Predicted 3D model of RNase P RNA and transfer RNA as a complex of 473 nucleotides. Its mean pLDDT, the model's own confidence on a scale to 100, is 76. Rfam match: Bacterial RNase P class A. By type it is a ribozyme. Rfam describes the family as follows. Ribonuclease P (RNase P) is a ubiquitous endoribonuclease, found in archaea, bacteria and eukarya as well as chloroplasts and mitochondria.
RNA sequence: UCAGGUGGCCGGAUGGCCGCCUUUCGUCCGUUCGCGGACGGGGGGAGGAAAGUCCGGGCUCCAUGGGAUCACGGUGCCGGGUAACGCCCGGCGGGGGCGACCCCAGGGAAAGUGCCACAGAAAGCAAACCGCCGGCACGCCUCCGGGCCCGCCGGUAAGGGUGAAAGGGUGCGGUAAGAGCGCACCGCGCGGCCGGCAACGGACGCGGCACGGCAAACCCCACCGGGAGCAAGACCAAGUAGGGGCAGCAGCCGGUUCGCCGGCAGCCGCGGUCCCGCGGCGCUGCCCGGGUCGGUCGCGCGUGGCGCUCGGUGACGGGCGUCCCAGAUGAAUGGCCAUCCAUGGCAUGCCCCCGGGCAUGUCGGGACAGAACCCGGCUUACAGGCCACCUGACCUU
RNA sequence: GCGGGCGUAGCUCAGCUGGUAGAGUACGAGCUUCCCAAGCUCGGUGUCGCGGGUUCGAAUCCCGUCGCCCGCUCCA
Numbered sequence: 001u002c003a004g005g006u007g008g009c010c011g012g013a014u015g016g017c018c019g020c021c022u023u024u025c026g027u028c029c030g031u032u033c034g035c036g037g038a039c040g041g042g043g044g045g046a047g048g049a050a051a052g053u054c055c056g057g058g059c060u061c062c063a064u065g066g067g068a069u070c071a072c073g074g075u076g077c078c079g080g081g082u083a084a085c086g087c088c089c090g091g092c093g094g095g096g097g098c099g100a101c102c103c104c105a106g107g108g109a110a111a112g113u114g115c116c117a118c119a120g121a122a123a124g125c126a127a128a129c130c131g132c133c134g135g136c137a138c139g140c141c142u143c144c145g146g147g148c149c150c151g152c153c154g155g156u157a158a159g160g161g162u163g164a165a166a167g168g169g170u171g172c173g174g175u176a177a178g179a180g181c182g183c184a185c186c187g188c189g190c191g192g193c194c195g196g197c198a199a200c201g202g203a204c205g206c207g208g209c210a211c212g213g214c215a216a217a218c219c220c221c222a223c224c225g226g227g228a229g230c231a232a233g234a235c236c237a238a239g240u241a242g243g244g245g246c247a248g249c250a251g252c253c254g255g256u257u258c259g260c261c262g263g264c265a266g267c268c269g270c271g272g273u274c275c276c277g278c279g280g281c282g283c284u285g286c287c288c289g290g291g292u293c294g295g296u297c298g299c300g301c302g303u304g305g306c307g308c309u310c311g312g313u314g315a316c317g318g319g320c321g322u323c324c325c326a327g328a329u330g331a332a333u334g335g336c337c338a339u340c341c342a343u344g345g346c347a348u349g350c351c352c353c354c355g356g357g358c359a360u361g362u363c364g365g366g367a368c369a370g371a372a373c374c375c376g377g378c379u380u381a382c383a384g385g386c387c388a389c390c391u392g393a394c395c396u397u
Numbered sequence: 398g399c400g401g402g403c404g405u406a407g408c409u410c411a412g413c414u415g416g417u418a419g420a421g422u423a424c425g426a427g428c429u430u431c432c433c434a435a436g437c438u439c440g441g442u443g444u445c446g447c448g449g450g451u452u453c454g455a456a457u458c459c460c461g462u463c464g465c466c467c468g469c470u471c472c473a
Base pairs, nucleotide, nucleotide: 001393002392003391004390005389006388007387008386009385010384012340013339014338015337016336017335018334020045021044022043023042024041025040026039027038028037029036030035047368051379052378054377055376056375057374058373059229060228061227062226072225073224074223075222076221077091078090079089080088081087092106093104094103095102096101107220108219112218113217114214115213116212129160130159131156132155133154134153135152136151139148140147141146168186169185170184171183172182173181187209188207189206190205191204193202194201195200233297234296235295236294243288244287245286246285247284248283249282251264252263253262254261255260266281267280268279269278270277271276304323305322306321307320308319309318310317311316341366343364344363345362346361347360348359349358350357351356352355398469399468400467401466402465403464404463407422408421409420410419416453424440425439426438427437428436446462447461448460449459450458
């Protein structure tokens, strides 16, 4: 200098003018004494993701005597952190990269069931298509050493071919040809020993290998989980809406335990109009409770922020000091101007290593996105910039 | 705030207990007809919304993400 890796931070700045939301103080006015209004002054006013709503909690209501089991859902190496987690930290194992470093739903396939298409002879208690070898039988050629073709029986998983996968790998021996058939090393399984809290690692001995893959297929094992969510919930409380009670009034008849009940009549609605069928029951006054519209609370001090320090590899924890920091409800946090900062295009001038740098002018122009009960995480989006540490290559000393 | 569903050919939809994706319609060519329509025959058509992962293999299973649609106050 170039190419990368990891962690962290910022994400326009300052000033002026005009506005918006909230809080507090003062004056004045009104008041049903709860408070409300006007004016003026002071304080505060979006984010690292406020987003997606994927997890975990707080809070609220409902349910619930305690425990266990079943069903359903989730999580899944080990240890730690945390209020808790599927999050984070540190390790282990596997994979990738020259490396810094990165990625992994990473329990169980000798409990059971299921699947492994096509191709291939054979795909799950394995399997002889070609090949190799042995035996038997027939034929042909011959330079008599042998060679070739075809058939049957058997051996063989070393070679070819198919496939994602063919029942350990490499080498030596061995054999008719072969084969863990034998041996060495590697792998695998089992056993105790050593190190480690553990996952796991190491060396040793034994076993010729038995046990293919898939559980983000059913399933088994271990652990966790009561449900709903601020549209939770609480309070106040309109109507010419609607419910209940009491009294009086409103037709007739019958019964009555004196509360009412039954029938007929009347009114209204529906079925196609009457007849007919079904359903409902009126007026006035007073009182009571519930909900809707609307309003108030929940609602801003909290597992809180910042700084220093101690313990810990770290996540994090302890101590001390200091600060109060948005609360809207069709929903405030905005607009304009000036200067600067960052950045893109164009023009002009200068410089050199000739495609870059610097200066001036001009035009454009500021990433993703915006609280809505609150926290802890995860995931996703994000113009541009800054800092620290580390790796590789090249050059110079 | 809570919850559910969908995305496959130009259009409407199947396929989603994993094995090379189909139907109708539309489109193109041919036959038929004097010509058109209808009919018959043949044919092409796909990032299976997108990105990862599991698997030998993914439209299908899992995770993330994007877009669209729908339901949810209380009383009775």